[in-house]
RNA sequence: AAAGCCCGCCGGGCGACCGCCGACACGCAUCGCGUGCCGGAGGAACGUCCGGACUCCGCAGAGCGGCGUAGCAGGUAACACCUGUCCACCGUAAGGUGAGGAUCAGAGCAACAGAGACGAGUCGGUGUGGCCCGAGGUCAUGCCGGGUGAAACGGGCAAUCUCUACGCGGAGCAACAUCAAAUAGGCAGCCGACGAUCCUGCUCGGAGAGGCUGCGGGUAGAUGGCUCGAGCCGGCGUGCGAGCGCUGGCCUAGAGGAAUGGUCGCCACUGGGCGCUGCUUCGCGGCGGCGCACUGCACAGGAUCCGGCGUACAGGCGGGCUUUGCGU
Numbered sequence: 001a002a003a004g005c006c007c008g009c010c011g012g013g014c015g016a017c018c019g020c021c022g023a024c025a026c027g028c029a030u031c032g033c034g035u036g037c038c039g040g041a042g043g044a045a046c047g048u049c050c051g052g053a054c055u056c057c058g059c060a061g062a063g064c065g066g067c068g069u070a071g072c073a074g075g076u077a078a079c080a081c082c083u084g085u086c087c088a089c090c091g092u093a094a095g096g097u098g099a100g101g102a103u104c105a106g107a108g109c110a111a112c113a114g115a116g117a118c119g120a121g122u123c124g125g126u127g128u129g130g131c132c133c134g135a136g137g138u139c140a141u142g143c144c145g146g147g148u149g150a151a152a153c154g155g156g157c158a159a160u161c162u163c164u165a166c167g168c169g170g171a172g173c174a175a176c177a178u179c180a181a182a183u184a185g186g187c188a189g190c191c192g193a194c195g196a197u198c199c200u201g202c203u204c205g206g207a208g209a210g211g212c213u214g215c216g217g218g219u220a221g222a223u224g225g226c227u228c229g230a231g232c233c234g235g236c237g238u239g240c241g242a243g244c245g246c247u248g249g250c251c252u253a254g255a256g257g258a259a260u261g262g263u264c265g266c267c268a269c270u271g272g273g274c275g276c277u278g279c280u281u282c283g284c285g286g287c288g289g290c291g292c293a294c295u296g297c298a299c300a301g302g303a304u305c306c307g308g309c310g311u312a313c314a315g316g317c318g319g320g321c322u323u324u325g326c327g328u
Base pairs, nucleotide, nucleotide: 001324002323003322004321005320006319007318008317009316010315012267013266014265015264016263017262018261020040021039022038024036025035026034027033028032042299046310047309049308050307051306052305053304054172055171056170057169066168067167068166069165070164071085072084073083074082075081086100087098088097089096090095101163102162106161107160108157109156118154122146123145124144125143126142127141128140129139130138131137132136176224177223178222179221186215187214188213189212190211191210197207198206199205231250232249233248234247235246236245237244238243269296271294273292274291275290276289277288278287279286280285
């Protein structure tokens, strides 16, 4: 220098104006406004594929069934995740990939070719014996060799059933809990054809069998659940590592048909264009620097919360390692 391998990180910045959601303070004055101030999406918030926390329902015990996982050891709240290591395969290597237990418990499967693919036995040579009069043929049996095929009686496949070991109850925050209208049911009490009640505020008149009160379930609605947590950042110790322990600091969205947006300016970055210019070249050209206007800036967004996995992603930064070539 080229080609690769493995990690870690960022994923626009600042300002002005207009808006949105939430906390707090103050004011108006009432259950909403105004002002001030502070906070307001991600590395995957995504897919909802695994594992948990939490909530409700179910559950005496035992058995059968079903689903899942699978070298060995460790980590963890748990896992199908992660780490270390063995083995197999791929790679020159750094490194990568792996559903990697059991096939004398039983069953099942194997394209094409081939006589034959799991109980089938072919062809050639040859030995022995029987039969046919003999050359020879045929039958039985033994030995050697060949052909097909991934595999030929030896086995292979458990991402086929099965066996072994271990794990697993169901539904999910629209869980669930609390408060609680209107209307219609329910229960209880009182009043009511000696006229309750309604038209109708009163009198008359008319209609007329229900009316009133309380309680309870429960719907709309409201509130809680809701965000301080297996939390984040740092230090020390310990472990090969995943991690664990001690300690210091920090508080970082909680809305709810659902806020985090828009416009403009400057800067940074990307791309090509134009102009000026430096080095190199005889020159064409190559490698840069500055300026101008333009252009582009991904994947994607909370909805109870965590731990993983998988997938998407414009562009950029840093570190370690391998192989090859060259120079010293």
Model confidence (mean pLDDT): 78 of 100. A computed fold for a 328-nucleotide RNA from a Burkholderiaceae bacterium, annotated as Bacterial RNase P class A. Taxonomically the source falls in Burkholderiaceae (Bacteria, Pseudomonadati, Betaproteobacteria, Burkholderiales). The sequence is in RNAcentral, with records from ENA. The model forms 93% of the base pairs in the Rfam consensus.